[in-house]
Context: one part of a larger RNA
RNA sequence: GAACGAACGCUGGCGGCGUGGCUAAGACAUGCAAGUCGUACGAACCAGUCAAUUGAGUAAUCAAGAGGCUGGUUAGUGGCGAAAGGGUGAGUAAUGGAUAGGUAACGUACCCUGGGCAUCGGGAUACCGCUCCGAAAGGAGCGUUAAUACCGAAUGACAUCAUCUGGCGGCGGCUGGAUGCUCAAAGGGUUUCGAUCGGCACAGGCGCGGCCUAUCUCCUAUCAGCUUGUUGGUGAGGUAAUGGCCCACCAAGGCAAUGACGGGUAACGGAACUGAGAGGUUGUUCCGUCUCAUCGGGACUGAGACACUGCCCGGACCUCCACGGAGGGCUGCAGUAACGAAUCUUGCGCAAUGGGCGAAAGCCUGACGCAGCGACGCCGCGUGUGGGAUGAAGUCUCUCGGGAUGUAAACCACUGUCAGGGGUAAGAAAGUCCGUUUCGGCGGAUUGAUCGACCCCAGAGGAAGCCACGGCUAACUUCGUGCCAGCAGCCGCGGUAAGACGAAGGUGGCGAGCGUUGUUC
Numbered sequence: 001g002a003a004c005g006a007a008c009g010c011u012g013g014c015g016g017c018g019u020g021g022c023u024a025a026g027a028c029a030u031g032c033a034a035g036u037c038g039u040a041c042g043a044a045c046c047a048g049u050c051a052a053u054u055g056a057g058u059a060a061u062c063a064a065g066a067g068g069c070u071g072g073u074u075a076g077u078g079g080c081g082a083a084a085g086g087g088u089g090a091g092u093a094a095u096g097g098a099u100a101g102g103u104a105a106c107g108u109a110c111c112c113u114g115g116g117c118a119u120c121g122g123g124a125u126a127c128c129g130c131u132c133c134g135a136a137a138g139g140a141g142c143g144u145u146a147a148u149a150c151c152g153a154a155u156g157a158c159a160u161c162a163u164c165u166g167g168c169g170g171c172g173g174c175u176g177g178a179u180g181c182u183c184a185a186a187g188g189g190u191u192u193c194g195a196u197c198g199g200c201a202c203a204g205g206c207g208c209g210g211c212c213u214a215u216c217u218c219c220u221a222u223c224a225g226c227u228u229g230u231u232g233g234u235g236a237g238g239u240a241a242u243g244g245c246c247c248a249c250c251a252a253g254g255c256a257a258u259g260a261c262g263g264g265u266a267a268c269g270g271a272a273c274u275g276a277g278a279g280g281u282u283g284u285u286c287c288g289u290c291u292c293a294u295c296g297g298g299a300c301u302g303a304g305a306c307a308c309u310g311c312c313c314g315g316a317c318c319u320c321c322a323c324g325g326a327g328g329g330c331u332g333c334a335g336u337a338a339c340g341a342a343u344c345u346u347g348c349g350c351a352a353u354g355g356g357c358g359a360a361a362g363c364c365u366g367a368c369g370c371a372g373c374g375a376c377g378c379c380g381c382g383u384g385u386g387g388g389a390u391g392a393a394g395u396c397u398c399u400c401g402g403g404a405u406g407u408a409a410a411c412c413a414c415u416g417u418c419a420g421g422g423g424u425a426a427g428a429a430a431g432u433c434c435g436u437u438u439c440g441g442c443g444g445a446u447u448g449a450u451c452g453a454c455c456c457c458a459g460a461g462g463a464a465g466c467c468a469c470g471g472c473u474a475a476c477u478u479c480g481u482g483c484c485a486g487c488a489g490c491c492g493c494g495g496u497a498a499g500a501c502g503a504a505g506g507u508g509g510c511g512a513g514c515g516u517u518g519u520u521c
Stems, first nucleotide, its partner, number of pairs: 001521004006517005013381006019374002021339001027336002030334003035080003040077002043074008053064004087292001089290001096217008106209003111205004116200002119153004128143006159182001161180008187197001189196002218264003225255003230252006237245001267289004271282004294315005317328004345371001347370003353367001354365004384414004394405004418462001420457004427451002431446006465510005470491003476505005486493002
């Protein structure tokens, strides 16, 4: 000099864009953060409408009303989602990351493409009703019912497996052909009967993921030897798949001063800061990967998890309890106390972008879009402009003549940014719905949380400080003090004329900031 997720002191007008718990991966009150589909299913309730029939009446009519249709709501069964999105950096020095490869050792829901299939049956169960247990959480028995829930049979090859066989390959294997074996399904809405949304078994693809290899990846030798599933083989198991991944047997190997093993520290990268560069330092925001979800362990479901707001067990802690038991997990968004030098609103909206579900309307979305708070940072703007005296007053200084503050003020003439008051519409809107259509479109209606140019009004009005002035280092005098009080980054100032302490006047620097402290180069 530059930089900062900064803090502290004094001061503080506006705006834009960013950014904000670095400490206790310590504990959390409250609210919200993952639902959706009635065009999969049976019910219940509500509303509307039609209405067999019944009752009253002489009749008009009135009342009740099985049942049908339409719409809505609700819990349940079922489907998809909940493995994404969001947070954190505790652990991890390699089961991680980066780069380059491999998988002839693998998987893949939704999506795209291709041709094919969808036949016939069956038994339950939730909800619900009744009975019962329990303080509650919740549970038991009996009875009834549906499905795109579940089960059986049929069909089924390019799939699986087996056998035979051709080709290829770095061994396992890959890739063709033939024969045999085995495995599937679900319907719904509309209907102009064309179609549409789904279902099943395959093949291919996109994207995503699993696994493997090489190289690189902090300090320490005051850590020198480490290792028994250890190193390799055979076989069996396990997995989507390779493999001591696991197991039985066999062999005795494997690693290491090119630093094994141990100890300490640490998420890694794109990047950021600095520097002429080489390099050094850092890993906050944003993006990619990894990791964790109160601590430890485990599996289930599923295309995918060993699953932050799923399940089970154990520990610690907290809450409820009728003492028998039961419930909880903010390292999501806000917020609380605590800790600390220190870090924000218990805000608005799904209008946009994106995600989930749905045929759609739509619903959900603390992702996200916005607003709020903080000079925390960067950038921009303003706090007026021009004129105005041999130069007011005040203050300071003085050799008492004067000099300085100083065109500064007053005063005169203007301007109108920002803030303030009033008004306003393009745009951020793409979509969606309705009508029409020659299927290209056209017309109409409608959707903004928030931001918003510009115009008008008024009037210099509301808007300047901080640090320094001995040298380094731009900027000097007076008074006070008297080795005291104090200053200080270094050299050093202060013991009676201190340009170094304190105050004042003046001056210099930067300016909504200025200084100090800390850290890095």

The part of an RNA shown here (small-subunit ribosomal RNA, 5' domain) has 521 nucleotides and comes from a metagenome.